The prediction has a mean pLDDT of 84. This is a predicted structure of a 128-nucleotide RNA (FMN riboswitch aptamer (RFN element)) from uncultured Acetatifactor sp. The sequence is in RNAcentral, with records from MGnify.

RNA sequence: UUCUUCAGGGUUGGGUGCAAUUCCCUACUGGCGGUAAAGUCCGCGACCCGAGAGAAGGCAAAGAAUGCUUCUCAAGGCUGAUUCGGUGAAACUCCGGAACCAACAGUAAAGUCUGGAUGAAAGAAGAA
Numbered sequence: 001u002u003c004u005u006c007a008g009g010g011u012u013g014g015g016u017g018c019a020a021u022u023c024c025c026u027a028c029u030g031g032c033g034g035u036a037a038a039g040u041c042c043g044c045g046a047c048c049c050g051a052g053a054g055a056a057g058g059c060a061a062a063g064a065a066u067g068c069u070u071c072u073c074a075a076g077g078c079u080g081a082u083u084c085g086g087u088g089a090a091a092c093u094c095c096g097g098a099a100c101c102a103a104c105a106g107u108a109a110a111g112u113c114u115g116g117a118u119g120a121a122a123g124a125a126g127a128a
Stems, first nucleotide, its partner, number of pairs: 001128006013025003027112002029102002031044004039100002048077002052073006082098005104115003
């Protein structure tokens, strides 16, 4: 460098209501790399926006440019949350306590349901 495979978890029990796994109480979950073992540190990916680039289409008498539509790629942007005590050479990572956070669309207001997604991807493993 090329190819192949893999690469996200979770609503228990109850309350109100015509209606809620969406509200209220309770319960449950935690992508990838780094580093003393991390959802909350540093960095990355996913969602969303997107300068710009490429391809195809259609309009015109013809050729081209511009503009238009669709698809692909993409610089960049956006992007949530932690403290106290203990051990230790070293921990916002371990142990103990108490907290907090979780894209978009749909629907009685959703981290957990349904959908884009049998998608994409940080990256991991293997082969040449």